[in-house]
RNA sequence: GCCACCGGCUGGACGGUCGCGAAAUAGUAUCCUUGUGGUACUAUUCCGAGGAAAGUCCGGGCUCCAUGGACACACUGCCAGGUAACGCCUGGGCACGAGGCGGUAAAACGCUGAGUGACGGAAAGUGCAACAGAAAGCAAACCGCCAACGGGCAACCGUAGGUAAGGGUGAAAGGGUGAGGUAAGAGCUCACCGCAUGUGUGGCAACACACGUGGCUCGGCAAACCCCAGUGGGAGCAAGGCCAAAUAGGCGGUGAAGGGUGUCCACCCUGACGAAGACGCCGCGGGUAGGCUGCUGGAACGUGCAGGCGACUGCACGUCGAGAGAAAUGAUCGUCACACCAAUCGAAAGAUCUGGUGUACAGAACCCGGCUUAUAGGCCGGUGGCACUU
RNA sequence: GGUCGCGUAGCUCAGCUGGUUAGAGCGCUGCUUUCACACAGCAGAGGUCCGGGGUUCGAGUCCCUGCGCGACCA
Numbered sequence: 001g002c003c004a005c006c007g008g009c010u011g012g013a014c015g016g017u018c019g020c021g022a023a024a025u026a027g028u029a030u031c032c033u034u035g036u037g038g039u040a041c042u043a044u045u046c047c048g049a050g051g052a053a054a055g056u057c058c059g060g061g062c063u064c065c066a067u068g069g070a071c072a073c074a075c076u077g078c079c080a081g082g083u084a085a086c087g088c089c090u091g092g093g094c095a096c097g098a099g100g101c102g103g104u105a106a107a108a109c110g111c112u113g114a115g116u117g118a119c120g121g122a123a124a125g126u127g128c129a130a131c132a133g134a135a136a137g138c139a140a141a142c143c144g145c146c147a148a149c150g151g152g153c154a155a156c157c158g159u160a161g162g163u164a165a166g167g168g169u170g171a172a173a174g175g176g177u178g179a180g181g182u183a184a185g186a187g188c189u190c191a192c193c194g195c196a197u198g199u200g201u202g203g204c205a206a207c208a209c210a211c212g213u214g215g216c217u218c219g220g221c222a223a224a225c226c227c228c229a230g231u232g233g234g235a236g237c238a239a240g241g242c243c244a245a246a247u248a249g250g251c252g253g254u255g256a257a258g259g260g261u262g263u264c265c266a267c268c269c270u271g272a273c274g275a276a277g278a279c280g281c282c283g284c285g286g287g288u289a290g291g292c293u294g295c296u297g298g299a300a301c302g303u304g305c306a307g308g309c310g311a312c313u314g315c316a317c318g319u320c321g322a323g324a325g326a327a328a329u330g331a332u333c334g335u336c337a338c339a340c341c342a343a344u345c346g347a348a349a350g351a352u353c354u355g356g357u358g359u360a361c362a363g364a365a366c367c368c369g370g371c372u373u374a375u376a377g378g379c380c381g382g383u384g385g386c387a388c389u390u
Numbered sequence: 391g392g393u394c395g396c397g398u399a400g401c402u403c404a405g406c407u408g409g410u411u412a413g414a415g416c417g418c419u420g421c422u423u424u425c426a427c428a429c430a431g432c433a434g435a436g437g438u439c440c441g442g443g444g445u446u447c448g449a450g451u452c453c454c455u456g457c458g459c460g461a462c463c464a
């Protein structure tokens, strides 16, 4: 310098004109319940999206309801830490591992290593494994190998057996390599490796290492049922709180003999000493429309210092950054910036008072922490590889 | 705001507890039949199982994620 991967940051700038939304102030008009009032319009000032505002996949805050326990159901799953919490993040362990280097005749193998892992349990139980294959889960004799017996001059054939070393099938054939052993074989025996198990050492732990024992019995799938451990009460700002028309019910007080509907005919209710009483008036209460609130100052953001490998935490200082109603944050012009194409100049690298095109994904609706997905262009860093120079 | 379902051939749908080469009807193509067409008969073609990733020996099926469509509740 180039390539690949990973991580982080950024998400065009300035100005003019027109426009949209919120708030404050002022003015005009209008309404009434006459107020620090409502509505409409105008002016001024100031403010007005994101890194994902998205998907709604997780976790919380907040609010109301419920609240005896267990089961069911759902989710999570190596260890430790972070955090308000998490299925998120950080560090560690273990397993896998592209590529590269060494090594080899080629492999094997060794070193390095981006990156990946839903990574508890298969020795509680149930279940699954098509096709192929003799045999697919308390193993199995197709070919082959082998001693015995019988036949045969022999090659060899037959009988009942032994054998999992070799061949073949398969994703998978019940430890691997080598030696001994044997009729041939076999953990039958031994060495090393693997596995299981016991003890010790290191580590908070996952786990690692060392020594001994076993002789291999206990293969795979739990993103099959299941088992073990843990977590989860339900609903959601249309939560919830406050104020509160018209109409129709309810309750109370009071008046009351007639009242209400209807053009008419007429119909309905009631008809009173007291009690009760149709209906009228006044008041109260629940509650609908509607309004206000919840509402954005918060596990907030920025800078610095300190602690920690890190996620993150603590302290100090500073900042205030949309809070509407189905919902505003836009359009255009100019200059500049960046990228690409063309033109011109130049041998090339490249350059330019030139022309054109492009500048993404996307749009707050109670609020946060994550994850996932989308994203033009630019900047920075890390790891690995290659080439060159010293 | 809270939930659920679907996506398989041109169209409408099957596909069981994961298994060999994913099927059916209609449609399409060719042939037979007919003077010709239709009907009928025979044969055949046609599939990124919505995209991507994972689990498994093996995925249309199981899991995760995204896209599109539809339905329900308040």
Stems, first nucleotide, its partner, number of pairs: 001386010012336007020048002023045009032035001050361001054372002057370005062236004073232005078092005093119001094117003099112004120227002125225002127221002142167002144163003148159004175193006194216001195214008240293004250284006258269004300319008337359006343352003391463007400416004409447001418434005440456005